[in-house]
RNA sequence: AGAGCGGGUUGGGCAGCCGCUGGCUCUUCGGAGCCGGAGGAAAGUCCGAGCAGGACAGGGCACGGUGAUGGCUAACAGCCACCCCCCCGCUGCUUGCGAAAGCAAAAAGCGGGGGCGGGAUAGCGCCACAGAAAAUACACAGCCGAUGUCCCGAGCAAUCGGGACAGGCAAUGGUGAAAUGGUGCGGUAAGAGCGCACCGCGGAGUUGGCGACAAUUCCGGCAGGGCAAACCCCACCGCCUGAAAGACCAAGCAGCCGGUGCUCGGCCCGGGCAUUACCGGCGGGUAGGUCGCUUGAGCCAAUUGGUAACAGUUGGCCCAGAUAAAUGGCUGUCCAAGACAAAACUCGGCUUACAGACCCGCUCUUUUG
Numbered sequence: 001a002g003a004g005c006g007g008g009u010u011g012g013g014c015a016g017c018c019g020c021u022g023g024c025u026c027u028u029c030g031g032a033g034c035c036g037g038a039g040g041a042a043a044g045u046c047c048g049a050g051c052a053g054g055a056c057a058g059g060g061c062a063c064g065g066u067g068a069u070g071g072c073u074a075a076c077a078g079c080c081a082c083c084c085c086c087c088c089g090c091u092g093c094u095u096g097c098g099a100a101a102g103c104a105a106a107a108a109g110c111g112g113g114g115g116c117g118g119g120a121u122a123g124c125g126c127c128a129c130a131g132a133a134a135a136u137a138c139a140c141a142g143c144c145g146a147u148g149u150c151c152c153g154a155g156c157a158a159u160c161g162g163g164a165c166a167g168g169c170a171a172u173g174g175u176g177a178a179a180u181g182g183u184g185c186g187g188u189a190a191g192a193g194c195g196c197a198c199c200g201c202g203g204a205g206u207u208g209g210c211g212a213c214a215a216u217u218c219c220g221g222c223a224g225g226g227c228a229a230a231c232c233c234c235a236c237c238g239c240c241u242g243a244a245a246g247a248c249c250a251a252g253c254a255g256c257c258g259g260u261g262c263u264c265g266g267c268c269c270g271g272g273c274a275u276u277a278c279c280g281g282c283g284g285g286u287a288g289g290u291c292g293c294u295u296g297a298g299c300c301a302a303u304u305g306g307u308a309a310c311a312g313u314u315g316g317c318c319c320a321g322a323u324a325a326a327u328g329g330c331u332g333u334c335c336a337a338g339a340c341a342a343a344a345c346u347c348g349g350c351u352u353a354c355a356g357a358c359c360c361g362c363u364c365u366u367u368u369g
Base pairs, nucleotide, nucleotide: 001365002364003363004362005361006360007359008358009357010356012334013333014332015331016330017329018328020037021036022035023034024033025032026031039340043351044350046349047348048347049346050345051242052241053240054239063238064237065236066235067234069081070080071079072078083117084115085114086113087112088111089110090109091108094105095104096103097102118233119232123231125227126226127225140173141172142169143168144167147166148165149164150163151162152161153160154159181199182198183197184196185195186194200222201220202219203218204217205216206215207214208213246291247290248289249288255282256281257280258279259278260274261273262272263271264270298317299316300315301314302313303312304311305310335338
């Protein structure tokens, strides 16, 4: 310098003019001035909460979600750390080949990246194709034929050699994603955990760790292989709806009550009718308005604790709040010529989209010193 991987920041700048919108102040009520005015994803609406209304004694069923361990958090399917497994790179004990250079394998360590995460002797099931056999494991090729029977040959005989069958075996080959553990030595007729050593596995113990787990000692010859993102079982969690939630005020019209008018009547009480029009009142509530609405699990800086996520303390800051819905347009100028996309109750996450620019870490290659 280039390439790759991982992570983070930014997402045109400046000036002028004209608009739109929220708040405050002033006002001659026309308006004027000052301050503020989209995002890292405002998106998808996939999780988790706040808030609001409804439902609800308690328990269970059903349904949905989650699933190693420890922590963080208001909470979570999130985040951090760690465990286990896999992959890549570097170093590389050691081994094999080689005359050497070197090549190959490889314990272990370091760094980076990725991934599943309860249960398969509770039950019901599935394991395509290939293959002999896919779980009640099995025997196609193959190996053996020690033992038993028969036949042939040799031999006086004991017996030996050959062949066939019964039978034994699961080492080797082949199939497959997966075949009853792997390597080596012994052993055997051939074989086999049949025996032994090491590794793996199971059980018991010890040590370290909060824990998942790891290391190690002894015992056991090895036990029924895999599949549960979508049957099922176990543990834990979970009521429903959603800002068009919801609360308050409230014209007009209609309704009801009273006044009022007419009538019955000598008068009062009372009854009836009218209430088209006038006056007063009432509850529900439409139009409309106000609140909810943006000060909040808030942001920034310093500092303390912690590996970290995060938490505490101190100081500073106020950063859109509309309701047919504002956040824009034009001009000039600079550059690398500006991507994805735009609030609608609010947060914490996840996922998806994103031109260009900048920064950090790791690895590889090349060049120079």

Predicted 3D model of a 369-nucleotide RNA (Bacterial RNase P class A) from a Sedimentisphaerales bacterium. The organism belongs to Sedimentisphaerales, within Bacteria. Rfam family: Bacterial RNase P class A. It is annotated as a ribozyme. Of the family's consensus pairs, 94% are formed in the model. The coordinates come from a structure-prediction model, not an experiment, and the mean pLDDT is 76. It is recorded under the gene name rnpB.